[in-house]
This is a predicted structure of a 73-nucleotide RNA (transfer RNA) from a Planctomycetota bacterium. It matches the Rfam family "tRNA". It is annotated as a transfer RNA. The organism belongs to Planctomycetota, within Bacteria.
RNA sequence: GGGGGAUUAGCUCAGUUGGUAGAGCGCAAGGCUGGCAGUCUUGAGGUCACCGGUUCGACCCCGGUAUCCUCCA
Numbered sequence: 001g002g003g004g005g006a007u008u009a010g011c012u013c014a015g016u017u018g019g020u021a022g023a024g025c026g027c028a029a030g031g032c033u034g035g036c037a038g039u040c041u042u043g044a045g046g047u048c049a050c051c052g053g054u055u056c057g058a059c060c061c062c063g064g065u066a067u068c069c070u071c072c073a
Stems, first nucleotide, its partner, number of pairs: 001072007010025004019056001027043006049065005
């Protein structure tokens, strides 16, 4: 320098003919229990890495940038 992949909640990750962003764990509150642990219910938490473009509408399609992984040179 070139090819490919990844980037979504605090963490690990889902999310396809483009149409209101989710799960588990964690966190907060509450119920059960004498207490702890455990379990159940509810809730908070998001610029979908960034900048543009296409579209009525973009996590999703297109271009560029950044970081990481991998392969080639």